Source information:
This is a predicted structure of a 73-nucleotide RNA (transfer RNA) from Raphidocelis subcapitata. Its Rfam family is "tRNA". It is annotated as a transfer RNA. Its family is annotated with triplet codon-amino acid adaptor activity in the Gene Ontology. A source record names the gene trnN-GUU. Model confidence (mean pLDDT): 81 of 100. The RNAcentral record of the sequence draws on ENA.

[in-house]
RNA sequence: UCUUUAAUAGCUCAGGGGUUAGAGCGGCAGACUGUUAAUCUGUCGGCCGUAGGUUCAAAUCCUACUUAAAGAG
Numbered sequence: 001u002c003u004u005u006a007a008u009a010g011c012u013c014a015g016g017g018g019u020u021a022g023a024g025c026g027g028c029a030g031a032c033u034g035u036u037a038a039u040c041u042g043u044c045g046g047c048c049g050u051a052g053g054u055u056c057a058a059a060u061c062c063u064a065c066u067u068a069a070a071g072a073g
Stems, first nucleotide, its partner, number of pairs: 001072007010025004018056001026044006049065005
């Protein structure tokens, strides 16, 4: 320098054009218990890496850039 992949909640990830973006773990509150743990219930937390474009509609498609990983030279 080139190619490919990835970037979504505090962490690990799903979602692959359509009507409030989800799960597990986690935080907080409550129930239960002699207490803790476990379990159960509720709740918190996201302008989907950045900027443009396409579209009636973009986390999703296209382009550039940033960061990370792998590969080629």